[in-house]
This is a predicted structure of a 478-nucleotide part of an RNA (small-subunit ribosomal RNA, 3' major domain) from a metagenome. Model confidence (mean pLDDT): 84 of 100.
Context: one part of a larger RNA
């Protein structure tokens, strides 16, 4: 002085509670455990592992396995020798590769000796290691936690550890502020300054935009004016308890109102104090030290990471009528696009296929938004619900779809009638619900990260679970 306490007192958080909608049954998808396998690489394990590293494993990636090769080596510096580089071809072979054949002789400097790039390479020096140690580091990152703390100089008490300031009365979201006070100031942290969205002004007016004025189509800003509006992007204005009123110690606020597009942090994001977990990571990276060096290094084929009595996270899609089909008809935001996105028209039930207009994109294209809405048909059934799973035919990407994509069509249509104990998530443009994009990416998306649409119900309260912060109390704990 700190931890702890089924010790006390104060306050807070979707911590209860009040409400919505799930997970805990069913199929699948993915990830772990296990357990099998030559191999089923490796890490990650209570909140803080498990749709995690991995924003995409057929090959490659890939580190594992079998097999076949190579030993200054797939790379980097130095390097005797000899060639330009490069291209085309024969055998062996699964490819690496190994052994040949032929064509070429450029290009920049030049003292014409050679050098320079580039290929081959002997000896060596040395390379390489996704090989151990995250308990030898550095970086970075989780987590407590955006909790409200954590500290320092001086001064002052105390023999000393150390207090004190930071405690106390009020208030904040907040060690926020204000008042007291042996303390007086200060840093790190909170606010704010940054972005971004709601309102408005000046600038600017194409690719946007269309009130006016014209000309024009079957129809549309479709053309020429035009830049009012909407927009769209740069600067700015605006909100500070500023004003009224009531309360509080004439305080700090705190409750009401007024006027605003917005009202007491206006909404959302970036921002993470001093530290804790010997927390994660040696497999981004980097790096001590071990270990390895004809291999624990490398190169190429094929396998495997995709296995499968089982068990456990997380998700998708359902069990229907607030639904399912069928038919019509509206309305978006954000992206991205040259190794690209691709319209119109034609084929094809469809996936795709031909075709290529336009577009380096406020111009053209992805792009149909969906759910809503309108008329119809089903009439409570394992069904016109639900789609696994299996046959057959087929498309596409790609050197290749057996092991092992991913999609379309037809036929079959499995389990599921709302889920035991338990257990999450969410306070509003939230949850629910619909559908769009984008990143990895030839090809794969129920996973991630974004963007809009349609939109609720509930919170009395802080007695109890969880966390966590102040202050006090005990304690044989350090």
């Nucleotide at each position: 002085u700190g931890a702890c306490g089924g010790g006390g007192g104060c306050c807070c958080g979707c911590a209860c509670a009040a409400g919505c909608g799930g997970u805990g049954g069913a199929g699948u998808a993915u990830g772990u455990g296990g357990u099998u396998c030559a191999a089923u690489u490796c890490g990650a394990c209570a909140c803080u592992a498990c749709g995690c590293g991995a924003a995409g494993a057929a090959c490659c990636u890939u580190a594992c396995c079998c097999a076949g090769a190579c030993u200054u080596g797939a790379c980097a510096u130095u390097g005797a020798u000899g060639g330009a580089a490069u291209c085309c071809u024969g055998u062996g072979g699964a490819a690496a590769c190994a052994c040949g054949g032929g064509a070429g002789u450029a290009c920049c400097c030049u003292u014409c000796g050679g050098g320079g790039a580039c290929c081959u390479g002997a000896a060596a020096a040395c390379a390489g290691g996704u090989g151990c140690u995250g308990c030898a580091u550095g970086g970075c990152u989780g987590u407590c936690g955006u909790c409200a703390g954590c500290u320092c100089g001086u001064g002052u008490c105390g023999u000393g550890a150390g207090a004190u300031g930071u405690u106390g009365g009020g208030u904040c979201a907040a060690g926020u502020c204000c008042c007291g006070c042996a303390a007086c100031g200060a840093g790190c942290g909170c606010a704010a300054c940054c972005c971004u969205c709601g309102c408005u002004g000046u600038u600017a007016g194409u690719u946007g935009c269309u009130a006016c004025c014209a000309g024009g189509u079957a129809a549309u800003g479709c053309u020429g004016g035009g830049c009012a509006c909407u927009c769209u992007a740069a600067c700015g204005g605006g909100a500070c308890u500023g004003c009224c009123g009531g309360u509080g110690u004439c305080a700090a606020g705190c409750c009401g109102g007024a006027g605003g597009a917005a009202g007491g942090u206006g909404g959302g994001g970036a921002u993470g104090a001093c530290g804790u977990c010997a927390a994660g990571u040696c497999c981004u990276c980097a790096u001590g030290g071990c270990c390895u060096u004809u291999a624990u290094g490398u190169c190429u084929g094929g396998g495997g990471c995709u296995a499968c009595a089982c068990a456990c996270g997380u998700a998708c899609u359902a069990c229907a009528a607030u639904g399912g089909c069928g038919a019509u008809u509206a309305u978006a935001g954000a992206g991205c696009g040259c190794u690209g996105c691709a319209a119109a028209c034609c084929c094809g039930c469809a996936a795709g296929g031909g075709g290529g207009a336009g577009c380096c994109a406020a111009u053209c294209g992805c792009a149909a938004a969906a759910a809503a809405g309108u008329c119809g048909c089903c009439u409570c059934a394992g069904u016109u619900c639900a789609g696994a799973a299996c046959g057959g035919a087929g498309u596409c990407u790609g050197c290749a779809a057996c092991u092992c994509g991913a999609c379309u069509u037809c036929g079959u249509g499995a389990a599921g009638u709302u889920g035991g104990a338990a257990u999450c998530g969410c306070u509003a443009g939230u949850a629910a619900u619909c559908g769009c994009g984008g990143a990895u990416c030839a090809u794969c998306a129920u996973g991630c990260c974004g963007c809009g649409g349609u939109g609720a119900a509930u919170a009395c309260g802080u007695u109890c679970c969880c966390g966590g912060g102040c202050c006090u109390u005990g304690u044989a704990c350090a």